[in-house]
Predicted 3D model of a 104-nucleotide RNA (Glycine riboswitch aptamer). The sequence was found by an Rfam model in a public genome assembly. Its mean pLDDT, the model's own confidence on a scale to 100, is 77. It matches the Rfam family "Glycine riboswitch aptamer". About the family: This family represents the bacterial glycine riboswitch.
RNA sequence: CAAAAUCACUCUGGAGAGUCUUUUACUGGAAAACUAUGUGAAAGCGCCGAAGGUGUAAGGCAGGAAACUGUCGAUCUCUCAGGCAAAAGGACAGAGCAUAAAAA
Numbered sequence: 001c002a003a004a005a006u007c008a009c010u011c012u013g014g015a016g017a018g019u020c021u022u023u024u025a026c027u028g029g030a031a032a033a034c035u036a037u038g039u040g041a042a043a044g045c046g047c048c049g050a051a052g053g054u055g056u057a058a059g060g061c062a063g064g065a066a067a068c069u070g071u072c073g074a075u076c077u078c079u080c081a082g083g084c085a086a087a088a089g090g091a092c093a094g095a096g097c098a099u100a101a102a103a104a
Base pairs, nucleotide, nucleotide: 009096010095011094012093013092018045020044021043022042023041024040025039026038028035029034046084047083048082052080053078055076059072060071061070062069063068
């Protein structure tokens, strides 16, 4: 003197699986019995995987003469958590921030 990238942030896109069953309370209607929808609580069965997390693979890194040891590691795996109308969330992707800053 000097890129690009990464992390964060902003915008956009972004899947899957029961608006399940039972009980109960509230709200509305009704003289009442009862009852529509919605909401809350409890119990039960069935499912999903793309927040996070578990385990692990190909392989990477470090130590070592070697054997080996440690560590990192997925969209695979487990479903602990989370989720199963909408909303929210959402791995990941694109664009921007960025004609930037720092380091090599």